Annotation
The prediction has a mean pLDDT of 86. Small-subunit ribosomal RNA, 5' domain from a marine metagenome, 488 nucleotides, folded computationally. The RNAcentral record of the full RNA draws on SILVA. It matches the Rfam family "Bacterial small subunit ribosomal RNA".
Context: one part of a larger RNA
């Protein structure tokens, strides 16, 4: 000396940009964070309004809306954490026995038929969640058959087997099927890197190799059977600890040493452990199930629950914000589109947490230097142009007033919020830690008297303490100074 996701102590005017639970991956009340498509299909209110009459009924608009459910896509995405892992992670070159929805290119193709079922009504069980049971209904839902360009087995070949499909709206679009190829993602290996510990010296039996099978998209002991005895290690296997890595941050002339907070990229995870299902992809943070602690509801019979999303709460702790606005933008997701949805984002709040910027005036103003307050050899000397007085000026904050620009998407329309411009008054609302014995820029007085107290390291203090406390003075910085912790 430089840093920082910092506290803490004194103190604070204002903007821009960042940044803000390092600790209890303990526990959460509340409400939002994933919905859309009526151009895939089936059913179908009500409130209110109006008509008619037999005053409780019918008809019309509300309206084929809301709403319900089946079907497709999306939910694997974006978000948030870092427990675990020291390799199945990551980072760098590589390889290749795979996969691929949406998207882009080529080539074909799209025919006949058949039977359910949700919801709807009716019954019924239950306290509830929810459940049964019946009559019937539609489809791009689900079967069959039918073609076979095309795939896939099987074959030297000729041949042979087997595998599609869905239709909407409206006069051209989208769709839907095979097959090929691409983008871009993705799963598989492999070599090298990748903390401390030997007061861890042997570990291993699916271990290690090989035949043959089974399973995956795929290789593979990945898992079985049989068969051999293999494999790794003092260049550290095996065990214990700690730890997400990686672009990078820090700080140093560098080497290097430490770190891995915001952003990016990868990986794990999602109340604890376990499993599949569905799917093009998941062993699935706001999907299922089972088991386990904990919460909750209950009519005791049984049922719900998962904030390491956004806020917000109680704990914890030296410590870390609003239960705010908006989907205008950007991008994602469903649509043909209009749009819908999105705590992603976008903005606004709080917080000197950091970093830049500003700004608390400027100018004159004493040949006799005001008053206070300090010193003092009592003459004086210092606070000092300071400051009182004269004259200017109008960043910022305050008030008003108008309105460019983020607004792009054919026009149109569209701004949560931010901004600009121009007026007015009015010096007014805005200065403060820390230190002055040497390292270290800053010195005088009075108090105490080895007490009180200071202190980073020599050290001061026992009656003239520049080292403690005060007060005048001064020195550094400056909206911040300091201490404390940490890193180099």
């Nucleotide at each position: 000396g430089a840093u920082u996701g910092a506290a803490c102590g004194c103190u604070g005017g204002c903007g821009g940009c960042a940044u803000g639970g390092c600790u209890a991956a303990a526990a959460c009340a509340u409400g939002c964070a994933a919905g859309u498509c009526g151009a895939a299909c089936g059913c179908c209110a009500a409130a209110g309004g109006g008509g008619g009459c037999u005053u409780g009924c019918u008809c019309c608009c509300g309206a084929g809306u809301a709403g319900c459910g089946u079907g497709g896509c999306g939910a694997a995405a974006g978000g948030g954490c870092g427990a675990g892992g020291a390799a199945u992670a990551c980072a760098u070159u590589c390889c290749u026995a795979c996969g691929u929805a949406c998207c882009c290119c080529a080539a074909g193709g799209u025919c006949g038929g058949g039977g359910a079922u949700a919801g709807c009504c009716c019954g019924g069980g239950g306290a509830a969640a929810c459940c049964c049971g019946g009559u019937g209904u539609a489809a791009u839902a689900c079967c069959c058959g039918a073609u076979g360009u095309g795939g896939u087995c099987c074959g030297c070949a000729a041949g042979g087997a087997u595998c599609a499909a869905a239709g909407g709206c409206u006069u051209g679009c989208u769709g839907c099927c095979u097959u090929g190829g691409g983008a871009g993602c993705g799963g598989g290996g492999a070599a090298u890197g990748u903390c401390c510990u030997a007061u861890c010296a042997g570990g291993u039996u699916g271990u290690u190799g090989g035949u043959g099978a089974g399973g995956u998209a795929a290789c593979g002991g990945c898992u079985c059977a049989c068969c051999a005895a293999g494999c790794c290690g003092a260049a550290g296997a095996c065990g214990g600890g700690u730890a997400g890595c990686g672009g990078g941050u820090g700080u140093g002339a560098g080497a290097g040493c430490a770190c891995g907070a915001c952003c990016c990229g990868c990986c794990g995870c999602a109340u604890c452990g376990g499993g599949a299902c569905u799917g093009a992809g998941a062993c699935a943070c706001u999907g299922c199930c089972c088991g386990g602690a904990c919460u909750c509801c209950u009519a005791c019979g049984g049922g719900a629950g998962g904030c390491u999303g956004c806020a917000g709460u109680a704990a914890c702790g030296a410590a870390u914000c609003u239960u705010c606005c908006g989907c205008a933008a950007u991008g994602c997701g469903c649509g043909a589109a209009a749009g819908c949805g999105u705590g992603a984002c976008g903005g606004g709040g709080c917080a000197a947490u950091g970093c830049c910027g500003c700004g608390u005036g400027c100018a004159g103003g004493a040949u006799u230097g005001a008053a206070g307050c300090c010193c003092c050899u009592c003459g004086g000397g210092g606070u000092g142009u300071a400051a009182a007085c004269u004259g200017c000026u109008g960043u910022c904050a305050a008030g008003g007033u108008c309105u460019a620009g983020g607004a792009a998407c054919u026009c149109a329309a569209u701004g949560a919020c931010c901004a600009g411009a121009c007026c007015u008054a009015a010096a007014g609302g805005a200065a403060g830690g820390g230190c002055c014995g040497g390292c270290u820029a800053a010195c005088u007085c009075u108090g105490u008297g080895c007490c009180a107290g200071c202190a980073g390291c020599c050290g001061c203090g026992g009656u003239a303490a520049u080292a403690c406390a005060g007060a005048g003075g001064g020195c550094c910085c400056g909206a911040g100074c300091g201490u404390u912790a940490a890193u180099c």